This is a predicted structure of a 72-nucleotide RNA (transfer RNA) from a Hyphomicrobiales bacterium. The sequence was found in a public genome assembly. Rfam family: tRNA. Its family is annotated with triplet codon-amino acid adaptor activity in the Gene Ontology. The organism belongs to Hyphomicrobiales, within Bacteria. The prediction has a mean pLDDT of 81.
Order: sequence, then C1' cells, then structure tokens
RNA sequence: UCCCCGGUAGCUCAGUGGUAGAGCAAUCGACUGUUAAUCGAUUGGUCGUUGGUUCGAAUCCGACCCGGGGAG
Repeated sequence: UCCCCGGUAGCUCAGUGGUAGAGCAAUCGACUGUUAAUCGAUUGGUCGUUGGUUCGAAUCCGACCCGGGGAG
C1' cells in the first nucleotide's frame, strides 16, 4: 500500500429497505423465616463518523475512523 471480516443497550450477539430486538446484567415487585433459585415488570440505543440514493436506511453506495485476519 492492497484485499477480506467486524463496529447495534453496561456485556455477548440477532436484525440484509417499512415500529430497533433477545439473552445476561441493573432496578422494582411476587414467592420465602432469610438468602439463593424461580417468576413478572421496568429502565437502558444520535445502530462507529460523515455525505449520498430512496416516500422511507442499522440495512444499499462513497469517503473516513477503530479492531481483527490475509497478501506484498
């Protein structure tokens, strides 16, 4: 320098054009002599940044940033 993969909730990850989700964690509650376990609810997101396409973008396109791998 070039190529490929990835960046979405505190963490691990889904979501491949039409309302952003799950598990774990946190908070509150139920249960109980108490704790744990279990069950229910709630909170939490400028979807890496910035432009573009589109009626509509996490999703498609360009550039850039960060992480990983490969080639020279």